[in-house]
RNA sequence: CAUGUCCACCAGACAAUCGCUGGCGUUGAUUGGCAACAAUCGCGCGGGAGGAAAGUCCGGACUCCACAGAGCACAAUAGCGGCUAACAGCCGUCCGCCGAAAGCCUUCGGGUAUAAGGCGAGGAAUAGGGCCACAGAGACGAGCGUAUUAAGUUACGGUGAAACGCGGUAACCUCUAUUGGGAGCAACAUCAAAUAGGCACGCAGUGACGCGGCUCGCUGAGCGUGCGGGUAGAUGGCUAAAGUGGUGCGGUAACGCAUCAUGUAGAGGAAUGAUUGUCGUGGGGCGACCCAUUACAGAAUCCGGCUUAUCGGUGGGCUUGAAUG
Numbered sequence: 001c002a003u004g005u006c007c008a009c010c011a012g013a014c015a016a017u018c019g020c021u022g023g024c025g026u027u028g029a030u031u032g033g034c035a036a037c038a039a040u041c042g043c044g045c046g047g048g049a050g051g052a053a054a055g056u057c058c059g060g061a062c063u064c065c066a067c068a069g070a071g072c073a074c075a076a077u078a079g080c081g082g083c084u085a086a087c088a089g090c091c092g093u094c095c096g097c098c099g100a101a102a103g104c105c106u107u108c109g110g111g112u113a114u115a116a117g118g119c120g121a122g123g124a125a126u127a128g129g130g131c132c133a134c135a136g137a138g139a140c141g142a143g144c145g146u147a148u149u150a151a152g153u154u155a156c157g158g159u160g161a162a163a164c165g166c167g168g169u170a171a172c173c174u175c176u177a178u179u180g181g182g183a184g185c186a187a188c189a190u191c192a193a194a195u196a197g198g199c200a201c202g203c204a205g206u207g208a209c210g211c212g213g214c215u216c217g218c219u220g221a222g223c224g225u226g227c228g229g230g231u232a233g234a235u236g237g238c239u240a241a242a243g244u245g246g247u248g249c250g251g252u253a254a255c256g257c258a259u260c261a262u263g264u265a266g267a268g269g270a271a272u273g274a275u276u277g278u279c280g281u282g283g284g285g286c287g288a289c290c291c292a293u294u295a296c297a298g299a300a301u302c303c304g305g306c307u308u309a310u311c312g313g314u315g316g317g318c319u320u321g322a323a324u325g
Base pairs, nucleotide, nucleotide: 001321002320004318005317006316007315008314009313010312012279013278014277015276016275017274018273020048021047023045024044025043026042028041029040030039031038032037050296054307055306057305058304059303060302061301062184063183064182065181074180075179076178077177078176079093080092081091082090083089094122095120096119097118098117103112104111105110123175124174128173129172130169131168132167140165144157145156146155147154188236189235190234191233198227199226200225201224202223203222210218211217243262244261245260246259247258248257249256250255280293281292282291283290284289
């Protein structure tokens, strides 16, 4: 330098102006309140999407409900060892398969074994059932053809992955081993209107209640008070977390331990935006300069994975070659 492959990272930067959102501060206004203070507006300060926030496919945290024991059913997992809170995830390893401009062979058409690396739904086929395309006379259980023999006695049989056999297939049922209670933050907890209904007490055809305060009159079957449950609504749950980064140590690795630093959105019809300038990046042009700045997408209880989508770019490891020293 080329080559294949694996891993990690970025997802334009800064400034100004105008907004949006929720947090803290502020009496600067207005309203309510005896006040403390509360609400709305204003002002100031600092915060404000992702590597997948996505699919909701696995695993957990958390919450509520259920729960004597045993079995059946159903579902999931499957070499071996390790990691982890856990997993169907990850790491290592065995086996099988794939894997090259290089190697080897070559009839120069190609063939072949591999490297780094990738993939595997890799327990059991002598418990049992099912199935086995095309080709082939015959495809699962023995028959058939030819030859042979005392005798289904022995030998051979084109095709095909498998043929006259102790065949293959479990990504068909099944068997074995292990694991699994259900629902999910719209969980759940606290506070708690109006209306309707419930319970208790009191009043009420000897006329309650109502007809704006009183009297008369009218009306005519309910009325009043209290309690408790639920709803609307409000608050919590809610983000300090199996957190993130650096260094050291242990381990092949996944990962673990120690230590230092950091502490980073929490809405509720749901904010996270726009414009301009400079720089950066990419493309075009000899040049002055011009064009683009674009991908996928977008939090909603949180975390670990998997899968899927993705413009452009950066760094590193390993393999096999080439050149130079």